[in-house]
RNA sequence: UGUCGUGUCGCGCCGAGUCCUGCCCCGCGCCAGGUGAUCCAUCCCGCUAGCGGGCAGGAACGGGGAACCCGUUGCACGCGGUCGUCACCGACGACCUAGGGGUGAAGCCACGACGCCGUGGCCGGGCGAUCCUCCCGUCCGAACCCGACAGCUAACCCCGCAGGCGUCGGAGAUGGGAACG
Numbered sequence: 001u002g003u004c005g006u007g008u009c010g011c012g013c014c015g016a017g018u019c020c021u022g023c024c025c026c027g028c029g030c031c032a033g034g035u036g037a038u039c040c041a042u043c044c045c046g047c048u049a050g051c052g053g054g055c056a057g058g059a060a061c062g063g064g065g066a067a068c069c070c071g072u073u074g075c076a077c078g079c080g081g082u083c084g085u086c087a088c089c090g091a092c093g094a095c096c097u098a099g100g101g102g103u104g105a106a107g108c109c110a111c112g113a114c115g116c117c118g119u120g121g122c123c124g125g126g127c128g129a130u131c132c133u134c135c136c137g138u139c140c141g142a143a144c145c146c147g148a149c150a151g152c153u154a155a156c157c158c159c160g161c162a163g164g165c166g167u168c169g170g171a172g173a174u175g176g177g178a179a180c181g
Base pairs, nucleotide, nucleotide: 011166012165013164014163018059019058020057021056022055023054024053026052027051028050033045034044036043037042061160062159063158064157065156070151080096081095082094083093084092085091086090099149100146101145102144103143107122108121109120110119111118112117123141124140125139126138127137128136132172133171134170135169
């Protein structure tokens, strides 16, 4: 000087995914400490504050189910597959995913391939470092879940609180702050 790895801290991005309290044990742990080693500058031991981790609880935020009314423009009946049990033309249980539904911006249409997938149009979403508007630029349009079943919906019930990353163009308007006098 370069590269790789690990730990910690700060700023920011997508996203609901942040904050607080208590307990426990595990880990890190400058200073202070030591009948320690070494011999002048380091090591070792255990460890407080502090930090991280785990568990429990709470707040904020996010989501699902669930009445009347409303909606679904008539009525009645019926309503996926496989297996098992039974008191058997049905009921119950388990599993599955073509129907249907949910979180999410992550959809629709056309064409081509027709297995994956590709192209185009419409449309949806993020970023370019206060907030707002415009222009320009750039990127994304996934994945997972429920399990034949759910419109809206107050009470009520239930659930999540992850994961992944590193941008900084222009103009206008408004607001705030700092320095100097």

The RNA shown here (c-di-AMP riboswitch aptamer (ydaO/yuaA leader)) has 181 nucleotides and comes from an uncultured Frankineae bacterium. Its mean pLDDT, the model's own confidence on a scale to 100, is 75. Its Rfam family is "c-di-AMP riboswitch aptamer (ydaO/yuaA leader)". From the family's description: This family represents a conserved RNA structure found upstream of the ydaO and yuaA genes in Bacillus subtilis and related genes in other bacteria. The ydaO/yuaA element is thought to act as a genetic 'off' switch for the ydaO and yuaA genes in its native state. It is believed that the element may be triggered during osmotic shock leading to activation of ydaO, a predicted amino acid transporter gene, and members of the yuaA-yubG operon which code for KtrA and KtrB K+ transporters. Its family is annotated with regulation of gene expression and cyclic-di-AMP binding in the Gene Ontology. The sequence was found by an Rfam model in a public genome assembly.